Annotation: Predicted 3D model of RNase P RNA and transfer RNA as a complex of 451 nucleotides. Rfam match: Bacterial RNase P class A. By type it is a ribozyme. Model confidence (mean pLDDT): 75 of 100.

[in-house]
C1' cells in the first nucleotide's frame, strides 16, 4: 500500500438580530379572557430534541383496582457463572457452526415417558426381505459299500452388494462364516459408569458391553417465573343534571374475579331510550435506579463502591423556527476567478433500563491477512 | 394508550392441521362462428404467495424481525 475484523465516538461551527415555549426574581390594575374553577399581560437573567425522541417488541418505576387466597388452565423462558431494581439485556466462559486470520454467528433442556408426522421414490420410513447371495440346519430327488458326492430353491438364514430416497440400523480395514452380521480385532465416532481437574456448563483418563434414524420454531414431558389494568393510571376544585324511563337476567342467581372451579365478600347485573358535560381547569410533571471519555479503589470485564462538580426541555393540539456575514461538506455549472443549489435518518408528550429497525458525510484506538521495501 | 385481523395473477378471493406443478372466476390476448358487432366455444400469457432471515429433507402454510393497510374500545350520573 491494498483488503478486511471488532470498539468507541461525532451527527454542520461561529456571531448578530428577531420571534416562539418554559424557571426564577422583581413589577403590574378596581386591567383582559372565562358561567366558574382558574389562567394570561411587562422587564431582567437562564435555559429549551435525539442517538435514534421512532417501532412499542422485553423489562421496572409510579398509580388505581376488597393490600390481589387456593388449584387447573394459559403465556412467557430455556448451555453454565456474573451483573443488574429488573428482563428474553448485558459481561464471562462452555458446546456447535463458518472463515486462512482478525473475528461473527447460535430459540443451545429431553427423541429409552407416551403420541403423532416423515409426501414421491422404495421391499422396508423402526423394525423391514423387492433383486441378489446362502441353502449350514431340516426337506426332497438321484449316485455309492460308505459318517461322501451332485441337484431342487418350497421352509429357512442373511443387512455385505444392487437400487430408492434429504435420512436405511455405527464408519473404515483384517480375520471370520454354508453366506453373512459388533460375530471377534484395531482405529474413529457415539453410550453407560467410574477416577481426575473446574463454583459450573464441560473437559481429560481407564472400564464395560455393543449400541434402534430425523422431527419438540408437532403436541407434549421437566425446571423456573407470572394477579390485572394503564399518565385518557390517578388526585382534587368547577359547572351542569331527572342517581328518571323499558326490556332482560335474578337466590342452584349477580357482581368483586378480566378463561374456569373452589374459596371470601357485597346484593344487585347488562342492553337499549332518555340527561349532562363538550374531552373544562389545577396537580401528577420531571431533582432523577439523573449527568460527568472527571478523581480513587474493587473487578478479566458487565458492573459496583467513595469523592468532586453540575442541574440539562415539560408542552396540551403542542415551543425548539427565520433572516444575515464567515467557514466546513456535497452537487451541478465554470471564463478556473468563483457562482447557484443543499446539509443523513429524524423529531419529546409520565419517567427509566435495553432491543430492534431507519441513518449522508467524518474520525478515534486495536487487531488480522496480502503484497513491497528497508 | 390496549386488544386484534388481513397483505396470494390487472381486480375479487380459494388454498394455511408442512409434500412440491400454487387454483378459480372476472378481466387482457389469439383464433372460431357472424356481413359487422355482443354473447358463446377453444387456446395461451400472467406469482419468486408485502419484504428479509430461520427451522426442516421440504414453507404460500412454522417462528422471529421489519413495511404497508384496516377495524374495536376508553367521560360523568
Nucleotide at each position: 500500500u491494498g483488503a478486511g475484523u471488532a470498539u468507541g465516538c461525532u451527527g454542520g461551527a461561529u456571531a448578530a438580530c428577531c420571534g416562539c415555549a418554559g424557571a426564577u426574581a422583581c413589577a403590574a390594575g378596581u386591567a383582559c379572557c372565562g358561567a366558574a374553577a382558574g389562567g394570561u399581560c411587562g422587564u431582567a437573567u437562564c435555559c429549551g430534541a435525539g442517538g435514534a425522541a421512532a417501532g412499542u417488541c422485553c423489562g421496572a418505576g409510579c398509580u388505581c383496582c376488597g393490600g390481589a387466597g387456593g388449584g387447573c388452565a394459559a403465556a412467557g423462558u430455556g448451555c453454565u457463572g456474573g451483573g443488574u431494581a429488573a428482563c428474553a439485556c448485558c459481561c464471562a466462559g462452555u458446546g456447535g457452526a463458518g472463515g486462512u486470520a482478525a473475528c461473527u454467528c447460535c430459540g443451545a433442556g429431553g427423541a429409552u415417558a407416551g403420541u403423532g408426522c416423515c409426501a414421491c421414490a422404495g421391499a422396508a420410513a423402526c423394525a423391514u426381505a423387492c433383486c441378489g447371495c446362502c441353502g449350514a440346519u431340516a426337506a426332497u430327488g438321484g449316485a455309492g459299500u460308505a459318517u461322501u458326492c451332485c441337484g431342487u430353491a418350497c421352509a429357512g438364514g442373511u443387512a455385505a452388494g444392487g437400487g430408492u430416497g434429504g435420512a436405511a440400523a455405527g464408519g473404515u480395514g483384517a480375520g471370520g462364516u454354508a453366506a453373512g452380521a459388533g460375530c471377534u480385532c484395531a482405529c474413529c465416532a457415539g453410550c453407560a459408569a467410574u477416577c481426575a481437574g473446574g463454583u459450573g456448563a464441560c473437559u481429560g483418563g481407564u472400564u464395560g458391553g455393543c449400541u434402534a434414524g430425523g422431527u419438540a420454531a408437532a403436541c407434549c414431558c421437566c425446571a423456573c417465573u407470572u394477579g390485572g389494568a394503564g399518565c385518557a393510571a390517578g388526585a382534587c376544585c368547577g359547572a351542569a343534571u331527572a342517581g328518571g324511563g323499558a326490556a332482560g337476567c335474578u337466590a342452584a342467581g349477580a357482581a368483586a374475579c378480566g378463561g374456569c372451579c373452589c374459596g371470601u365478600u357485597u346484593c344487585g347485573c347488562u342492553u337499549c331510550c332518555g340527561g349532562g358535560u363538550u374531552a373544562g381547569g389545577u396537580c401528577g410533571c420531571u431533582g432523577g435506579a439523573g449527568a460527568u471519555a472527571a478523581u480513587c479503589g474493587a473487578g478479566u470485564a458487565a458492573u459496583c463502591g467513595a469523592u468532586a462538580u453540575c442541574c440539562u426541555a415539560g408542552a396540551u393540539a403542542g415551543a425548539u423556527g427565520g433572516u444575515u456575514a464567515u467557514c466546513a461538506c456535497c452537487u451541478c455549472g465554470u471564463u478556473c476567478g468563483c457562482g447557484a443549489g443543499g446539509u443523513a435518518c429524524a423529531g419529546a408528550a409520565c419517567u427509566c433500563g435495553g432491543c430492534u429497525u431507519a441513518c449522508a458525510g467524518g474520525c478515534u484506538u486495536a487487531c488480522u491477512c496480502a503484497u513491497g521495501u528497508g | 394508550g390496549u386488544g386484534c385481523c388481513c397483505g396470494u395473477a390487472g381486480c375479487u378471493c380459494a388454498g394455511c392441521u408442512g409434500g412440491a406443478u400454487a387454483g378459480a372466476g372476472u378481466g387482457u390476448u389469439u383464433g372460431a362462428c357472424u356481413a359487422c358487432g355482443a354473447a358463446u366455444c377453444a387456446a395461451a400469457a400472467g406469482g419468486c404467495c408485502g419484504c428479509a432471515g430461520g427451522u426442516u429433507c421440504g414453507a404460500a402454510u412454522c417462528c422471529u424481525g421489519c413495511c404497508g393497510g384496516g377495524c374495536a374500545c376508553g367521560c360523568c350520573a